Glycine riboswitch aptamer from Azonexus sp., 100 nucleotides, folded computationally. The prediction has a mean pLDDT of 78. It was read from a public genome assembly, where an Rfam model found it. Its Rfam family is "Glycine riboswitch aptamer". From the family's description: This family represents the bacterial glycine riboswitch. The literature on the family includes a 2004 paper in Science by Mandal et al., "A glycine-dependent riboswitch that uses cooperative binding to control gene expression".

């Protein structure tokens, strides 16, 4: 002092699928019913994948075996209105590192 690299942190953008039914709890009602509105709540059904998480190919390397990716797939999980989340990009800072 330190370019690429891996790492955290602020920032900013960011997709996909029922704001679906049914139960029960709440509110309006004098009280039953209907309705209508809520609900981080319970069940079946459909449906998505860009938290995580599992799985696989050739190339190459090997004597033989083994072993290995993902934005590709399974969907456990996590999600289907806004909010939240979010791979990933893209400024800014930080610390690490081969070296000099």
């Nucleotide at each position: 002092u330190g370019c690429c690299g891996u790492u955290c942190c602020g920032u900013g953008g960011g997709a996909g699928a029922g704001c679906g039914c049914a139960g029960c709890c709440g509110g309006g009602u004098a009280a039953g019913g209907a309705u209508c509105c809520g609900g981080a709540c319970u069940g079946a059904c459909g449906c998505c994948g860009a938290a995580g998480g599992c799985g696989c190919a050739a190339a190459u390397c090997c004597a033989c075996c083994c072993g290995a990716a993902a934005a590709c797939g399974c969907u456990c999980a996590g999600g289907c209105a806004a909010a939240a989340g979010g791979a990933c990009c893209g400024c800014g800072g930080a610390a690490u590192c081969u070296g000099a």